Fluoride riboswitch aptamer (crcB RNA motif) from a Xanthobacteraceae bacterium, 62 nucleotides, folded computationally. It was read from a public genome assembly, where an Rfam model found it. Lineage of the source: Bacteria > Pseudomonadati > Pseudomonadota > Hyphomicrobiales > Xanthobacteraceae.
[in-house]
């Protein structure tokens, strides 16, 4: 100096924030939703999961 392995900081899990747990990745990465007749049309959800808050949607009451 180069390569490999392990570890660490870190990053990611379809739109915001907090907590807990889980999973993935190693900057050459994880990740960037689904369906159809794919020029265009249609559909679900603020979660990876649980929970709280915010926003959004629907219904009822005051």
């Nucleotide at each position: 100096c180069c390569a490999a392995a392990g570890g660490a900081u870190g990053g990611g899990g379809a739109u915001g924030g907090g907590g807990u747990c889980c999973c993935c990745c190693g900057c050459c990465a994880a990740g960037c939703g689904c369906c159809c007749u794919u020029c265009g049309g249609g559909c679900u959800g603020a979660u990876g999961a649980c929970u709280c808050c915010u926003g959004c949607c629907g219904u009822g009451c005051g």